The RNA shown here (transfer RNA) has 77 nucleotides and comes from a Clostridiales bacterium. The RNAcentral record of the sequence draws on ENA. The same sequence occurs in records of 2 taxa. Rfam family: tRNA.

C1' cells in the first nucleotide's frame, strides 16, 4: 500500500426495489398495581442514521471522500 466488512437511541441490533412521519428490544423517567418493593401494565422523552461532498422530485439506501473499528493480501529494513 491493496481489497472486503461494519459504523442508525445511553447499550445490543432491524430497516426489503431509493418514497410519505425512522423501528424493536432492553435501560431511563411518570404513572398504575402492591402493606412496601420486584415481577407485570402502560405512557413519556430519547435519533439532524459517524463526518463532508454529490446525485435524484425524494438518500439510513446510491456514487466519491475523509475518520474510526475488524478480517484477509501485500512490500520494505
Nucleotide at each position: 500500500g491493496c481489497g472486503g466488512c461494519g459504523u442508525u437511541a445511553g447499550c445490543u441490533c432491524a430497516g426489503u426495489u431509493g418514497g410519505a412521519u425512522a423501528g424493536a428490544g432492553u435501560g431511563a423517567u411518570u404513572g398504575g398495581c402492591u402493606a412496601c418493593g420486584a415481577a407485570c401494565c402502560a405512557a413519556u422523552a430519547g435519533g439532524c442514521c459517524a463526518g463532508g461532498g454529490g446525485u435524484u422530485c425524494g438518500a439510513g439506501u446510491c456514487c466519491c471522500u475523509u475518520a474510526c473499528g475488524c478480517c484477509g493480501c501485500g512490500c520494505c529494513a